[in-house]
């Protein structure tokens, strides 16, 4: 230096759940508590997956430039779904 990851050391992060006269149309996010887990559970939506549909389009319905129902679509999310990229602590075998 490249791999690898211990019943090691020092630190770190924080799922579910709870709270919020916080944000958002929603999914979700933020903050505080919490701790299932994590050696990249640090950062980046580039590829695939998954979630959502304010909006747009299509179909049906209806007296309607409106309403309702169904369907399709991210430009919205998820980095703790996988791949990829960038950076990084420690050092037993």
């Nucleotide at each position: 230096c490249c791999a690898c990851g211990a019943u090691a050391a020092a630190g770190g992060c924080a799922a579910a759940c709870c709270a919020u006269g916080g944000c958002g149309a929603a999914a979700g996010c933020a903050u505080g508590g919490g701790a299932c887990g994590c050696a990249a559970a640090a950062c980046c939506a580039c590829c695939g997956g998954c979630c959502u549909u304010c909006c747009u389009c299509c179909u049906g319905u209806u007296u309607u430039u409106g309403g309702c129902a169904g369907g399709a679509g991210a430009u919205g999310g998820u980095a703790g779904c996988g791949g990829g990229g960038u950076u990084g602590c420690c050092g037993a075998a």
c-di-GMP-I riboswitch aptamer from Desulfurivibrio alkaliphilus, 93 nucleotides, folded computationally.
The source organism's lineage runs through Bacteria, Pseudomonadati, Desulfobulbia, Desulfobulbaceae and Desulfurivibrio.
The coordinates come from a structure-prediction model, not an experiment, and the mean pLDDT is 87.
Rfam family: c-di-GMP-I riboswitch aptamer. Rfam's curators write: GEMM was predicted in a large-scale screen for bacterial structured RNA regulatory elements.